[in-house]
Context: one part of a larger RNA
RNA sequence: UGGCGGGGGCCCGCACAAGCGGUGGAGCAUAUGGCUUAAUUCGAUGCAACGCGAAGAACCUUACCAGGGCUUGACAUGCUCCUGCAAGCUGCCGAAAAGCAGUCGCUUUCGAAGGUGGAGCACAGGUGGUGCAUGGCUGUCGUCAGCUCGUGUUGUGAAAUGUUGGGUUAAGUCCCGCAACGAGCGCAACCCUCACGUUUUGUUACCAGCGGGUAAUGCCGGGAACUCGAAACGAACUGCCUCUGUAAAGAGGAGGAAGGUGGGGAUGACGUCAAGUCAUCAUGCCCCUUACGCCCUGGGCUGCACAUAUGCUACAAUGGCUGGCACAAUGGGUUGCUAACCCGCGAGGGUAUGCUAAUCUCAAAAAACCAGUCUCAGUUCGGAUUGGAGUCUGCAACUCGACUCCAUGAAGCUGGAAUCGCUAGUAACCGCAGGUCAGCACUACUGCGGUGAAUACGUUCCCGGGCCU
Numbered sequence: 001u002g003g004c005g006g007g008g009g010c011c012c013g014c015a016c017a018a019g020c021g022g023u024g025g026a027g028c029a030u031a032u033g034g035c036u037u038a039a040u041u042c043g044a045u046g047c048a049a050c051g052c053g054a055a056g057a058a059c060c061u062u063a064c065c066a067g068g069g070c071u072u073g074a075c076a077u078g079c080u081c082c083u084g085c086a087a088g089c090u091g092c093c094g095a096a097a098a099g100c101a102g103u104c105g106c107u108u109u110c111g112a113a114g115g116u117g118g119a120g121c122a123c124a125g126g127u128g129g130u131g132c133a134u135g136g137c138u139g140u141c142g143u144c145a146g147c148u149c150g151u152g153u154u155g156u157g158a159a160a161u162g163u164u165g166g167g168u169u170a171a172g173u174c175c176c177g178c179a180a181c182g183a184g185c186g187c188a189a190c191c192c193u194c195a196c197g198u199u200u201u202g203u204u205a206c207c208a209g210c211g212g213g214u215a216a217u218g219c220c221g222g223g224a225a226c227u228c229g230a231a232a233c234g235a236a237c238u239g240c241c242u243c244u245g246u247a248a249a250g251a252g253g254a255g256g257a258a259g260g261u262g263g264g265g266a267u268g269a270c271g272u273c274a275a276g277u278c279a280u281c282a283u284g285c286c287c288c289u290u291a292c293g294c295c296c297u298g299g300g301c302u303g304c305a306c307a308u309a310u311g312c313u314a315c316a317a318u319g320g321c322u323g324g325c326a327c328a329a330u331g332g333g334u335u336g337c338u339a340a341c342c343c344g345c346g347a348g349g350g351u352a353u354g355c356u357a358a359u360c361u362c363a364a365a366a367a368a369c370c371a372g373u374c375u376c377a378g379u380u381c382g383g384a385u386u387g388g389a390g391u392c393u394g395c396a397a398c399u400c401g402a403c404u405c406c407a408u409g410a411a412g413c414u415g416g417a418a419u420c421g422c423u424a425g426u427a428a429c430c431g432c433a434g435g436u437c438a439g440c441a442c443u444a445c446u447g448c449g450g451u452g453a454a455u456a457c458g459u460u461c462c463c464g465g466g467c468c469u
Stems, first nucleotide, its partner, number of pairs: 007469007015459002019422005026313008034304002042053002064299007073123001077122006084106002088103005125288002128286003134282002136277003139273001141271001146185006152161003165176003191265004196234007206223002210221003237259001240253005315415001319374006331362003336355002341350003381412001386407007428451007
């Protein structure tokens, strides 16, 4: 000078408290540990690993294992020498890779260049090791309010001062004071988005008024009001008023779509953890080089006495089932999304239309609401598991896909100690879309809208953090 203290003072945060809903018990999904295995590839391991890398393991992916093969190699560049030639097709062999044979075809019928193939040499190749040799990227403390510098001054010096103090703030935010005066990185603002308005612009969006037309529909003429789309601008500044205060500021009020940072996002200072990643990539060093490289078939990553984490579905009447009937937003679509019609109980199939999309389509929103039924039961709750029959994708669903129908109907009657999230359009409940993707294990993730609460006395205590001592 820092760090730490079951030292002190001040302050903050869903940190506690006050509330609402969960987890921990059940079944299943996913991940991990463990065990097993020829292999169950590798990494991530308190918070900050465990629905994590993986925005999609049947083959491929794939890095693992067994077996079959190759050795200048699947890929790159260069040199020397030789060589007319690539793909395709057919046949044999084979699990395939590969190998062997034949054939069509092209060009000059010489050479050079180029190309193809071969032999040889340099080399390629490595998801092999080291994240404790590294770059880059990332997590975390933490969107916490801090971290520093120049000059001056003080001290023998390490250093201090400034940055402390009194107030105030979300904030080292601002004010006052002060041997300090200034400055930088952070804070805030500038950026995006949501909420209000004005102007401009009206197609594929809209339809008030006018006209036409239909069984019906902005369907048509037309319109530029409204909604909406997208550009520019305005609007909020403690600006105004009252009170308190030296000031900064605070409490209340008015007007206003919005009020004191208006809500949300992007944005992460100096640094910490030899934090994570050599398997995104790059890279030093070490190691392998007829193999630790490369190709292929099949298997494995999906194994199952068990344990943990994260979720989904439930245990029911604020409910289940049946029928009727409304109201969204974000998005995706030409190797694609597919209307309408027909067939099928259904998954789906057939035919066919529109759309490179504010035009067509996915598309049905679901909770809600109305009516009926069930009447407290392991049930008309719950749906695991299993048997059978099918559909679709795809060379191929045995290991190991999803979905449909019939049958089967397990545990489970609200969960011990403990523990998690959330302060408002939030929690909770409800559905919808997307990426990856042939298909899909998605109950995940990323977004979108619909319905829509309760509570906060307070800071003694638990946890984390900031300042002074």
Small-subunit ribosomal RNA, 3' major domain from an uncultured bacterium, 469 nucleotides, folded computationally.